This is a predicted structure of a 533-nucleotide part of an RNA (large-subunit ribosomal RNA, domain I) from a Ktedonobacteraceae bacterium. The coordinates come from a structure-prediction model, not an experiment, and the mean pLDDT is 83. It matches the Rfam family "Bacterial large subunit ribosomal RNA".
[in-house]
Context: one part of a larger RNA
RNA sequence: GGCGUAUGGGGGAUGCCUAGGCUCUCAGAGGCGAAGAAGGACGUGGUAAGCUGCGAAAAGCUGCGGGGAUCCGCAAACAGGACGUGAUCCGCAGGUGUCCGAAUGAGGCAACUCGGUGUGUUGAAGACACAUCACCUCGCAAGAGGAGCAAACCCGGAGAACUGAAACAUCUAAGUACCCGGAGGAAGAGAAAACAACAGUGAUUGCGCCAGUAGUGGCGAGCGAAAGCGCAAGAGCCCAAACCGAACCAGUUACGGCUGGUUGGGGGUUAUAGGACUACAUAAUUGCAACCGAAUCAAAUUUGAACUGCAUGGGAAGGCAGGCCAGAGAGGGUGAGAGCCCCGUAAGAGAAAGAGGAGGGGAGAGGUAGUAUCCUGAGUAGGGCGGGGUCGGAGACGCCCCGUUUGAAAUUGCCGGCACCAUCCGGUAAGGCUAAAUACAUCUGAGAGACCGAUAGUGAACCAGUACUGUGAAGGAAAGGUGAAAAGCACUCCGAACAGGAGGGUGAAAAGAGAACCUGAAACCAUACGCUU
Numbered sequence: 001g002g003c004g005u006a007u008g009g010g011g012g013a014u015g016c017c018u019a020g021g022c023u024c025u026c027a028g029a030g031g032c033g034a035a036g037a038a039g040g041a042c043g044u045g046g047u048a049a050g051c052u053g054c055g056a057a058a059a060g061c062u063g064c065g066g067g068g069a070u071c072c073g074c075a076a077a078c079a080g081g082a083c084g085u086g087a088u089c090c091g092c093a094g095g096u097g098u099c100c101g102a103a104u105g106a107g108g109c110a111a112c113u114c115g116g117u118g119u120g121u122u123g124a125a126g127a128c129a130c131a132u133c134a135c136c137u138c139g140c141a142a143g144a145g146g147a148g149c150a151a152a153c154c155c156g157g158a159g160a161a162c163u164g165a166a167a168c169a170u171c172u173a174a175g176u177a178c179c180c181g182g183a184g185g186a187a188g189a190g191a192a193a194a195c196a197a198c199a200g201u202g203a204u205u206g207c208g209c210c211a212g213u214a215g216u217g218g219c220g221a222g223c224g225a226a227a228g229c230g231c232a233a234g235a236g237c238c239c240a241a242a243c244c245g246a247a248c249c250a251g252u253u254a255c256g257g258c259u260g261g262u263u264g265g266g267g268g269u270u271a272u273a274g275g276a277c278u279a280c281a282u283a284a285u286u287g288c289a290a291c292c293g294a295a296u297c298a299a300a301u302u303u304g305a306a307c308u309g310c311a312u313g314g315g316a317a318g319g320c321a322g323g324c325c326a327g328a329g330a331g332g333g334u335g336a337g338a339g340c341c342c343c344g345u346a347a348g349a350g351a352a353a354g355a356g357g358a359g360g361g362g363a364g365a366g367g368u369a370g371u372a373u374c375c376u377g378a379g380u381a382g383g384g385c386g387g388g389g390u391c392g393g394a395g396a397c398g399c400c401c402c403g404u405u406u407g408a409a410a411u412u413g414c415c416g417g418c419a420c421c422a423u424c425c426g427g428u429a430a431g432g433c434u435a436a437a438u439a440c441a442u443c444u445g446a447g448a449g450a451c452c453g454a455u456a457g458u459g460a461a462c463c464a465g466u467a468c469u470g471u472g473a474a475g476g477a478a479a480g481g482u483g484a485a486a487a488g489c490a491c492u493c494c495g496a497a498c499a500g501g502a503g504g505g506u507g508a509a510a511a512g513a514g515a516a517c518c519u520g521a522a523a524c525c526a527u528a529c530g531c532u533u
Base pairs, nucleotide, nucleotide: 001532002531003530004529005528006527007526008525009524015518016481017480020452021451022449023448024447025446026445027444028443030440031149032148039100040099041098042055043054044053046078047077050074051073061094062093063092064091065090066089070082071081072080105114106113107112115133116132117131118130119129120128121127135146136145137144138143153184154182155181156180157179164171168218194201195200205232206231207230208229209228215223216222236433237432238431239377243266244265246263247262248261249260250259251258252257271411273376274375275374276373277370278369279368280367285365286364291360292359296355297354301349302348303347307322308321309320310319323340324339325329331343332342333341382406383405384404385403386402387401388400389399392418413428414427415426416425417424468475469474488517491503492502493501494500
């Protein structure tokens, strides 16, 4: 020096655990904000650095409800207090709420600086207190509204490239990503100028099929319907116009009125055309909104069954023995594995305010016949040119939308049925509203998992978007476990010692649980012994 064995050190793997995550389901709420939000700064405690709470009324104030013995947050300390005249605590509703921030009197390097006006304080002031003063839109004004933030979902505007085509240009990726605007709890769509096919359906939306079909496509890569059928849900309405009044203004008059314009009211709303208009009828039925308003929902909280003994052990819930409850044998805790010990669980109770909206209330709608006249959405429909949408890439290319340029008809009307024409069929454009079935998941509650278990699971189980890095945009960690209970080692000794250790005590055991604390692998280090070079 090597190997082996033993005993330690070192280290923090492994096992067990879970306070935190991940994914999903259901229900609720689906917004907050100039009455100043989201988010912050600074304060606030007897002592108070951090977190949490709160705001100069500052770990808090008031009312109502609950609850019933402790309490003064995390947090264990000292001091001092509160409370059966009901505290702490929990729920509901209020009050207070500095400064910044849309930030809004002006300015500004956010949390700061400096003003105007009014009122008050004062003998007075260059001081102080309170109130008020931004901009935009609407409005004569008084005043009202807007602005900003927020997870996704939704609608609109604008709109890539990588990539694929085994290169690449049409094409694809994709109307995706990103950007902008807007709204709601959903949004959008929506009551046929629709489909269909000689039979019919009857607004829209979503799902399953139809179907990877019909198609489209450098007919490449790829893209990719609809009708119909089955489900979910189900709901239909209002204007414009004709016509009839009114008010105001203007014109005209033979003063009776008439005409034009504006505003508002009645009327009316469709394809088997309907309505106006004329003549009759006028009640069955249906039913908007304001307002009133029953059930019900929903809080803290509350009622809530049933077990003992023996031995082992530090400890019984495990074992043995004998019982009991169950509308409750979900789950968790308790010194080990508990239906009956505790919290709960099943089943019930519980609201001043809030939600809810059965019912009441009633605007309005609503009939028959006649068909001469009038009305039924115009720079519209359609056409040319250029684009876009659709499964349809310009094609034989309909339909819909946009730009540009043109530009009708009037119910014997007009549009569509995939070029075009005829017949036939369907519909009634150029105004508007509309619940439900559908999408999402920031937030609240309840629950589930052949999901993770501390190098995993969120980046974050722990004071984490922290420490730290970067001028900045931004990047971004590590770090869990004493014990059933602190019972967290009084006292003595060694020592310079508030280091460390030896006794001693606590603990069930074990200091080989002593806070560098469960278990405690390996590397590596040391000591002793054996073998060996």